Context: one part of a larger RNA
Formats: sequence, C1' cells, structure tokens
RNA sequence: UGACGGGGGCCCGCACAAGCGGUGGAGCAUGUGGUUUAAUUCGAUGCAACGCGAAGAACCUUACCUACUCUCGACAUCCAGUGAACAUUGCAGAGAUGCAUUGGUGCCUUCGGGAACAUUGAGACAGGUGCUGCAUGGCUGUCGUCAGCUCGUGUCGUGAGAUGUUGGGUUAAGUCCCGCAACGAGCGCAACCCUCAUCUUCAGUUGCCAUCGGGUCAUGCCGGGUACUCUGGAGAAACCGCCGGUGACAAGCCGGAGGAAGGCGGGGAUGACGUCAAGUCCUCAUGGCCCUUAUGGGCUGGGCUACACACGUGCUACAAUGGCGGUGACAAUGGGUCGCGACGGGGCAACCCCGAGCUAAUCCCCAAAAGCCGUCUCAGUUCGGAUUGCACUCUGCAACUCGAGUGCAUGAAGGUGGAAUCGCUAGUAAUCGUGGAUCAGCAUGCCACGGUGAAUACGUUCCCGGGCCUUGUACA
Repeated sequence: UGACGGGGGCCCGCACAAGCGGUGGAGCAUGUGGUUUAAUUCGAUGCAACGCGAAGAACCUUACCUACUCUCGACAUCCAGUGAACAUUGCAGAGAUGCAUUGGUGCCUUCGGGAACAUUGAGACAGGUGCUGCAUGGCUGUCGUCAGCUCGUGUCGUGAGAUGUUGGGUUAAGUCCCGCAACGAGCGCAACCCUCAUCUUCAGUUGCCAUCGGGUCAUGCCGGGUACUCUGGAGAAACCGCCGGUGACAAGCCGGAGGAAGGCGGGGAUGACGUCAAGUCCUCAUGGCCCUUAUGGGCUGGGCUACACACGUGCUACAAUGGCGGUGACAAUGGGUCGCGACGGGGCAACCCCGAGCUAAUCCCCAAAAGCCGUCUCAGUUCGGAUUGCACUCUGCAACUCGAGUGCAUGAAGGUGGAAUCGCUAGUAAUCGUGGAUCAGCAUGCCACGGUGAAUACGUUCCCGGGCCUUGUACA
C1' cells in the first nucleotide's frame, strides 16, 4: 500500500422486510450428470455450466461408430503429356466407384500456340473439427452501469509511499458546493445518439372520410376532398425555468402553479482502470507439437434420440375467477414470388382441388385470445390429459430406428406440493393471444408484439452483494 475481521461509522441495491405469482410434489418437453453402448462426437461446470455453443441431429448437417474404398488427394499454385468442355445410354455395386457406349468438336490466334475445363504422371506441397485458451490475436462473460481508476507539476516523508481523491453538506453519480499544500488534467458519471409521450408546420398515396354528390341488401364502393386518423421530414417543448418554504447568502432539498410531460419524464444503446492464467485453437486467425496409403479424403448403414437413476430450466394441470357449447366485439409488431395464397368447391378433421390478387400503407398470411350468452354443480368429475390401439394427412429421394399433424377409441399420475428456493416496485407482476428468425418438414425454446391489468414498500435490526472513511492484523 492492499486484502481480510462473527471491528466501528455512513450509504446503496427486489438484499431483507411488506406483498403478488412461482420452482421444489405429478405427467410431459428440454439440457446436464451418471450408467449403458461399436459409437452414444466435442466443448461449457458456484454465482458468471446445465431450453448453453445448437436461429431448429430422419439423409445431409456430423466432427462419432461399422463395413467398403482413394492416395498429389474433396480444395490451391507450379511442371510435362493427352484431350475442348459438356452431355446420352447400358452393366456391376449398398453407395462411393468401376467398366463400356454414343453425341459433341466451341473461343482467341502472329497458325508456333494460347485461355477455360477435363484427365494422366512426377514431386514441391495440399489436408487435419488432431493437442496445447497455461504460448497467443480477436471476440465474450463477470464483479457492474457499481462510482470508481489514474496522471502532470508542486509539497511532505530517509524510503515504500502520502497529498490531490480526505473533511462539512449534497447527489443516481469522484454529481455539485464550501473548506483544505495543493493546483490542474485524463479515462469513467452526465450530456450529445435511438425510441415512446404533446403540439406546430410541410407533404397526401396504396392511408383517411368531416362536408357535398352518386350508387347498393351492404361496404370509402365511386366522383371528390386532404379537415381528422395515420405515415415521415423539419421544428417547438422541461431548464428546479417561475412562486413559497428550507439550507452556510452555497450546492441542493420539500411543496405549489402552469403544462402532454417535473425534477435523470419512461425505455434502449453506451460497460472506466482492472479481476477471475474465467470462456473460446470446434466461427475465424495464429506460434509450437503431432498425423501424412492416415489423426487426411469419399461413401453406406448406424449413433448424437440409449435408460435402474439424480439435478437444472420450462410446458400442461390438479378445476367453477373453471370445463364444454354457442356468439360476425376489439390489437400491435412482423413476413411473403423456389413465396403468401383470397373467393369457390370436397372432406368430421389434419388437409386436398381450383387458382384471383400481390415484388406489398394497395393483395395475402389474419382467426386475435382472454371477452359476452347458455349449460355442468364439487365428483378423480363434462377436471386432467399422459400412455396405448386403429385409420389417415403433410413435408421430403426416404419418416423402422427417428418428424409434425388429424379423427375414433383408451383415459395414467395429479385434490396446490417437505426442507428449501426464485422472479417482480407500474402499464410492472400476473394472465391472454399474435408475429418472426432458423427452417423442405419439425418450437412447451429464443427474439419481438400488442390485449386485460393488480398488491405492497413501516423501515434498514437482520441475511446476501457492493461503495466511502476509520481501526486491528499472526496474511500478500
């Protein structure tokens, strides 16, 4: 100087408390451990691994295993020879591949040849998701959006160092004010950026429809209009600015007015010096080491989907604030030409047929669901839907291992979950549906969108984490 203390003081955070809803019990989904296996590829392991890499394992992916198979190689450059490239057909094979077969002879040219491509041969080399994240770059997590971390000069100290950065107030903040052997400065904080909330103005099509006219069973449907909604450009607006109180006349704090919004207006992006030899050599890049007829390459089938069990994260429930039936109530974000697919028709349904329109404020996905009305009457039930049987649908070369969906039948556990433990302070929690990425197909996951919409916070004694000052120390 730090670090630590079941030392002290001050302060903060859904940290506790006050509340609301969960997890832990059940079934299933998913990830992990373990076990099994020819293989169950690899990585991630307290917080900060475990619906994580993986925004989607039937083949492919794929790195693993089995069998078959290639050796200048699937891929790059250089050399030599031959042939255009490319396409058709047959046979063998699980395929990779092998053997044969037919068509084709192009482009540039100084007529020597050249360019592209294919094939043969030779080596220099290629190749490696092989090892080392404790050799590394880059990227990332974490403490933590916590308020800290430092420097120059000066001063003090023999020195390590200190001072500044401490103190009195104040703030979300090392934020600001005052004081002070310090005076200044930098990285952080804040602001500048995006978005939501109000208004003005400009612009009105594919949007909108107040007024006028026309038409219809009906509809902005048509003429028309650009007022309103909306869209997207430009501006205005919020600064403790005004008033009162309080305070050291300061910084500020409390209350009020006006205002769409009030004291950082809500949300996002933004992550200081550093810590964990944190994570990643399997994104990529890269040193070293290792393999080189194999640890490289191709392909078939299998595996990553196993299953006495244990844990994490979720979904669905245990019902009446509910189930079922009926019923043209009301959104927003997005996506669409190898696509979205209306209307009409068929089927109980998944879905199929036909195919309008749309490269989209024009057409489509699009049905929003919780809502409202009726019924059931507390039961393992008209709750719950696992499991299983049969019959189908769709995607795809192919759904046996191993996809999703539909119909009929079946109808398990489960009656609110021990110790323990998690999230959340407002348009939040809870609850309800919707869209998207990946994607042929496959979502209870992830990312977004809107609808309905609470309770509680006395307070800081305690638990956890953190900040500042101080004190002790056997630690560095």
A computed fold for a 476-nucleotide part of an RNA from an uncultured prokaryote, annotated as small-subunit ribosomal RNA, 3' major domain. The prediction has a mean pLDDT of 85. The RNAcentral record of the full RNA draws on ENA.